Predicted 3D model of a 117-nucleotide RNA (SAM riboswitch aptamer (S box leader)) from Chitinophaga ginsengisoli. Its mean pLDDT, the model's own confidence on a scale to 100, is 84. Its Rfam family is "SAM riboswitch aptamer (S box leader)". Gene Ontology term of the family: regulation of gene expression. Of the family's consensus pairs, 97% are formed in the model.

RNA sequence: GACUUAUCCAGAAAGGCGGAGGGACUUGGCCCUGCGAUGCCUUAGCAACCAACCUGUAAUACAGGGAAAGGUGCUAAUUCCGGCCCCGGUUAUACGAUAACCGAGGGAAGAUAAGUU
Numbered sequence: 001g002a003c004u005u006a007u008c009c010a011g012a013a014a015g016g017c018g019g020a021g022g023g024a025c026u027u028g029g030c031c032c033u034g035c036g037a038u039g040c041c042u043u044a045g046c047a048a049c050c051a052a053c054c055u056g057u058a059a060u061a062c063a064g065g066g067a068a069a070g071g072u073g074c075u076a077a078u079u080c081c082g083g084c085c086c087c088g089g090u091u092a093u094a095c096g097a098u099a100a101c102c103g104a105g106g107g108a109a110g111a112u113a114a115g116u117u
Stems, first nucleotide, its partner, number of pairs: 001117008013043005021032003026083004044075003049071002053065005079109001084106002087103007
C1' cells in the first nucleotide's frame, strides 16, 4: 500500500516552540485563526478497539462484565455540513416533471482499531 470486519450525533486541555494560514482530497457553504490558529514537543485528561483479568458454555470460539499501571487512538464544531441515490413535505411554474427549501434513510470518500496479505 491492498483486502476484510467493527465503530464514527457521547467524552476529554494546559504549558512550551513556532509564526501563517487552517478545518484529508475536489467543489459549495459555514467556521477557527496575530487575543497566535494548523503543526511539533511536554504534561494532563477522555474513551475502552486490542492485550490482560473475571463470569457463562464442551470450546483457543461466542456472549457478558468491571478495571485502566500494557499496545494504539483521541482531546473546536456529527467524520463541521452538503455534493451521488432514494423517500416524504412545503412553495413556484405547471400537471410531464423541474427548481428552491426542509426532513428521514442509504451510498461514496475518509478516520481509527483489529486481522490477513